[in-house]
RNA sequence: UCUGAAAAAGGCAAACCAACUGUGAAGUUGGGACGCAAAGCCAUGGGUCUUCCAUAGAAAGAAUGCCAGGUUACCAGUC
Numbered sequence: 001u002c003u004g005a006a007a008a009a010g011g012c013a014a015a016c017c018a019a020c021u022g023u024g025a026a027g028u029u030g031g032g033a034c035g036c037a038a039a040g041c042c043a044u045g046g047g048u049c050u051u052c053c054a055u056a057g058a059a060a061g062a063a064u065g066c067c068a069g070g071u072u073a074c075c076a077g078u079c
Base pairs, nucleotide, nucleotide: 002077003076004075011036012035016031017030018029019028020027021026034065040071041070042069044068045067046066048062049061050060051059
């Protein structure tokens, strides 16, 4: 530098359940494990969702476990 076949150390935690917060998308904590080699971080681009709205648009928001992009990093193999 590239790769994630096998292995190991360690990590994250979907659905669902409980409590709390929020109009809502959702969030936090605890339980729980479908999965994840960036399922670490950043709403930057596209898309999705919520609120508002007569409609369209705009606006204000949510999620990075939708796809890209940026950035940092563990282990193993490889050069």
About this RNA:
The RNA shown here (c-di-GMP-I-GGC riboswitch aptamer) has 79 nucleotides and comes from Candidatus Scalindua. The sequence is in RNAcentral, with records from Rfam and Ribocentre. Taxonomically the source falls in Candidatus Scalinduaceae (Bacteria, Pseudomonadati, Planctomycetota, Candidatus Brocadiales).